[in-house]
RNA sequence: GAAGUAAAACAGACAAUCGCAGCUGCAUGUGCUGAAAGGCCGCAGGUGAGGAAAGUCCGGGCUUCAUAGGGCAGGAUGCCGGAUAACGUCCGGUGGAGGUGACUCCAAGGCAAGUGCAACAGAAAUAUACCGCCGGAUAUUUAGGUAUCCGGUAAGGUUGGAAGGGCAGUGUAAGAGACUACCGCCUCUUUGGUAACAAAGAGGGCAUAUGUAAACCCCAUCCGAAGCAAGGCCGAAGAAAAACGAUAUGGUUGCCCGCCAUGUUUUAGGUAGGUCGCUUGAGGCUGCCGGUAACGGCAGAACUAGAUAGAUGAUUGUUCAAUGACAUAACCCGGCUUAUCGUCUUGCUUCAUAU
Numbered sequence: 001g002a003a004g005u006a007a008a009a010c011a012g013a014c015a016a017u018c019g020c021a022g023c024u025g026c027a028u029g030u031g032c033u034g035a036a037a038g039g040c041c042g043c044a045g046g047u048g049a050g051g052a053a054a055g056u057c058c059g060g061g062c063u064u065c066a067u068a069g070g071g072c073a074g075g076a077u078g079c080c081g082g083a084u085a086a087c088g089u090c091c092g093g094u095g096g097a098g099g100u101g102a103c104u105c106c107a108a109g110g111c112a113a114g115u116g117c118a119a120c121a122g123a124a125a126u127a128u129a130c131c132g133c134c135g136g137a138u139a140u141u142u143a144g145g146u147a148u149c150c151g152g153u154a155a156g157g158u159u160g161g162a163a164g165g166g167c168a169g170u171g172u173a174a175g176a177g178a179c180u181a182c183c184g185c186c187u188c189u190u191u192g193g194u195a196a197c198a199a200a201g202a203g204g205g206c207a208u209a210u211g212u213a214a215a216c217c218c219c220a221u222c223c224g225a226a227g228c229a230a231g232g233c234c235g236a237a238g239a240a241a242a243a244c245g246a247u248a249u250g251g252u253u254g255c256c257c258g259c260c261a262u263g264u265u266u267u268a269g270g271u272a273g274g275u276c277g278c279u280u281g282a283g284g285c286u287g288c289c290g291g292u293a294a295c296g297g298c299a300g301a302a303c304u305a306g307a308u309a310g311a312u313g314a315u316u317g318u319u320c321a322a323u324g325a326c327a328u329a330a331c332c333c334g335g336c337u338u339a340u341c342g343u344c345u346u347g348c349u350u351c352a353u354a355u
Stems, first nucleotide, its partner, number of pairs: 001351007009343002012319007020048002023045004029041001031040003050326001054337002057335005062227004069257004074223005079093005094108001095106004109218002114216002116212003130157002132153009165183002168180003184206001185204008231276004240267005248262005285300006
């Protein structure tokens, strides 16, 4: 200097003027508006849209069913340990795969329980005998040989991702875990580690024959439902009729048991206003301590949008790497995923050059 990899921060700042919304304090009156409940109007002070606010994919807080549950079904997770309110999230480790490397990724329990599926090629993929090798018999041939049949064989060859675990020998008529050594697999023991697991040793000749569980399934753990348009309070208006019904109906997830309630369904009519929920929170910032880390503890200063047809804007000046991308709050919070412009940022890896 170039290329790569991992992480963090920023998303402008300061000042002034005008405009909009809400909060706090003070003030106000037979004020304005409305059927009412309620709302508005003055002065001063502070505050006012993101890293994803997006997706609605997980987990909760909160509200109601509601008065407690059990079983089956269904769903989710899936190596070990930890963090957390919880999670399918995060941190660390083990094993595996990719990369020269820094690093990245894993839907990572069980196929030696069972049942399925495996295109094409190939003789054969629920397990083999097409070519081949060896032995015997018959016929033929000048010896070699050739053809047919019977038996043995799976070491060699074809096909394939995979052909009765791999490779090298002994042995055999020819071969073969038939046997031996080294590997693979299984069982047990010892050592290290909380554990997943790693290392070493002993035994087993291995229908345990390839792959697949993001195939059915088996094992372990976990899981009520619906949702702020939840659910309350205030004001105004209002009307019933029919059918079924305690050996019934309805609610409690989908079913059953149990429990609770006394109504359920259909048709028709009235109301559609206001207000709470609504932002102080498992919260954020700064400092110290503990921990490899995720995170936890202690202390300090501060309060940081709550609209309801929907406010959070415009202008000027200074400064700056930045308003240019993706984009624009609606009960709240912790994550994940997706989209995306730029930066004087930092650590590490590889290559080249110079000293």